[in-house]
RNA sequence: GCCUGUUAAGGGCGACCCCGACCGAAAGGCGGGCACGCAAAAUCACCGGCCUAAAGACCUUCGAUUCUACGGCAGCGGGAUUGCCGAC
Repeated sequence: GCCUGUUAAGGGCGACCCCGACCGAAAGGCGGGCACGCAAAAUCACCGGCCUAAAGACCUUCGAUUCUACGGCAGCGGGAUUGCCGAC
């Protein structure tokens, strides 16, 4: 340095839920608490998938339904980039 993640050491992140006079139409995000778990559960929306539907379209009983991402999910999978330790 590469492969690699068995064990160890030092640590890291933080699901669900709760609180918020916060952002958002919503999905979701943000802050705090608590940990289900994670060897990349660090970063990136490039590909697939999933979530939402404000605006728009259709309809016209002016109600609702349906379609749709320019919105989101990196803790759904793939891919890209970077990183601690060091048994074999």

Predicted 3D model of an 88-nucleotide RNA (c-di-GMP-I riboswitch aptamer) from Methylonatrum kenyense. The source organism's lineage runs through Bacteria, Pseudomonadati, Pseudomonadota, Gammaproteobacteria and Methylonatrum. Of the family's consensus pairs, 95% are formed in the model.